[in-house]
About this RNA: RNAcentral holds the full RNA, with entries from ENA, Greengenes and SILVA. A computed fold for a 479-nucleotide part of an RNA from an uncultured bacterium, annotated as small-subunit ribosomal RNA, 3' major domain. Its mean pLDDT, the model's own confidence on a scale to 100, is 83.

Context: one part of a larger RNA
């Protein structure tokens, strides 16, 4: 100097309290370990691994295993030689110029002998290849302390020096924010601002949206003529700065109450991550030193694992019921996707869904029913009209294929589960809870991710304590 203290002081943070919901019991998804196997490819390891890479493992994807197969190779470049490339047929589970048959002469130039380009095969030999090892050799990306307020630097001063100072103190802030004061005086990097996005309002424009007034027609319907007021759409502007007013403060910065206002003191959300810490992660995205392998640790192909199961933990999904649970009617989003697609309507099947098939490449057409909701009725306290695991049959759909191992439908079965020990986790507002929608991956396949909106709460007295973190100071067997 810096770390460290069951040392102070001050301060902040869903960190604790005050609340509301869960999670640890139960089934089941799913990850992980452990066991198991021929193989269960491989990584991730407290916070920060365990619905993590995986934004989708039946083949493929696959990296593992077993078995057939191959050696200038599945792929790039070079060199001799032959041939256009290709195409169809048979064997062969498949793989393969492996064997065998037909067919087949194109493009550019041209002195018509020939030559080029591009693809095929033959030889070998320079080489390719490696998801082999090493993240403790890297590069990039990324976690994480943390969006936490700090990290620093040039002159100058001070100290023999190592380093101080400045950044410390009194005030305030969300904030090394801003002000005073000060041997300091300025500076960078961060913090705010400045991007996007929601809330209000003027303008601009008015289809594919919209309908107030105006005609028209309907059993209705913006359905048509019309019209652009309003709603929306998207382009420009305004608007919010403690601006004003009063109080407190050092005649400061600043709070703290008020006024206008669609909003009030960072107006709600995002992106945006400073020096750095973890020899954190990742050579299996990618590139890369270095080692190793080169008839194999390459490469191709069939099957078959990654889907095993006494069993332990991580995250979740259904529930236990009456704020229910079935049945009928009945209303209102938002955001987004769609031509190998979304598919209306009709038509068959109880359904899953088949068949015909309008529109739409989308403000138009369609996915599409929004559901919690409210109206009624039917169960009354029970393992039930709760719960749906699970196991029987019977289908649909997507694929070359659903055995191993999809997903959805119907019939019939009808477990455990009556609110979860110790212990733990989210959360402070349009927030938690609840409730559906709808995309990305994708032939198929979500309880997971990622984004929409409906409904919509309860509590914060406070800072003793537990836990992070900041500043100063203070000790010190630590560097």
């Nucleotide at each position: 100097u810096g770390a460290c203290g069951g040392g102070g002081a001050c301060c902040c943070g869903c960190a604790c309290a005050a609340g509301c919901g869960g999670u640890g019991g139960a089934g089941c998804a799913u990850g992980u370990g452990g066991u198991u196997u021929a193989a269960u490819u491989c990584g991730a390891a407290g916070c920060a691994a365990c619905g993590c890479g995986c934004a989708g493992a039946a083949c493929c994807u696959u990296a593992c295993c077993u078995g057939g197969g191959u050696u200038u190779g599945a792929c790039a470049u070079g060199g001799a030689g032959a041939g256009a490339a290709g195409u169809u047929c048979c064997g062969g589970u498949a793989a393969u110029g492996c064997g065998g048959a037909a067919u087949g002469u194109g493009c550019c130039c041209u002195u018509c002998g020939g030559g080029g380009a591009g693809c095929u095969c033959u030889c070998g030999c320079a080489c390719a290849g490696g998801u082999g090892c090493u993240g403790c050799a890297u590069g990039g990306c990324u976690g994480u302390c943390g969006u936490c307020a700090g990290c620093u630097c040039g002159u100058g001063u001070c100290g023999u020096g190592a380093g101080a100072u400045g950044u410390u103190c009194g005030g305030u802030u969300a904030a090394g924010u801003c002000c005073g004061g000060c041997a300091a005086c300025g500076a960078g990097c961060g913090c705010a601002a400045c991007c996007c996005u929601c809330g209000u309002c003027c303008u601009u424009a008015g289809u594919u949206g919209c309908c107030a007034g105006c005609a028209g027609g309907u059993u209705a319907u913006g359905c048509u003529g019309g019209g652009u007021a309003c709603u929306c759409u998207a382009g420009g502007g305004a608007g919010a700065c403690u601006g004003c007013c009063g109080a407190u403060g050092u005649g400061a910065a600043a709070u703290c109450g008020g006024a206008g206002g669609a909003a009030g003191g960072u107006g709600g959300g995002g992106a945006u991550g400073a020096c750095g810490u973890c020899a954190a992660g990742u050579c299996c995205u990618c590139a890369u030193g270095g080692c190793c392998c080169u008839u194999a640790u390459g490469c191709c192909c069939a099957g078959g694992g990654c889907u095993a199961c006494a069993c332990a933990c991580g995250u979740g999904c259904u529930a236990c019921a009456a704020u229910g649970g079935g049945u009928g009617g009945u209303a209102c989003a938002a955001a987004g996707a769609g031509u190998u697609g979304c598919g209306a309507g009709g038509u068959c099947g109880c359904g899953a869904g088949g068949c015909c098939a309008a529109g739409c490449c989308a403000a138009u057409c369609u996915c599409a029913a929004a559901a919690a909701g409210c109206c009624a009725u039917c169960c009354u306290c029970a393992g039930u009209u709760c719960g749906g695991a699970u196991u029987g049959g019977a289908g649909u759909c997507u694929g070359c294929a659903a055995c191993u191992c999809g997903a959805c439908u119907c019939c019939a079965u009808g477990a455990a589960g009556g609110u979860g020990g110790a212990a733990u986790c989210g959360c402070u507002a349009g927030u938690a809870a609840u409730c559906g929608c709808g995309g990305a991956u994708c032939a198929g396949c979500a309880u997971g991710c990622c984004g929409c909106g409906g409904u919509g709460a309860a509590u914060a007295c406070g800072u003793u304590c537990c836990c992070g973190g900041g500043u100063c100071u203070u000790g010190u067997a630590c560097a």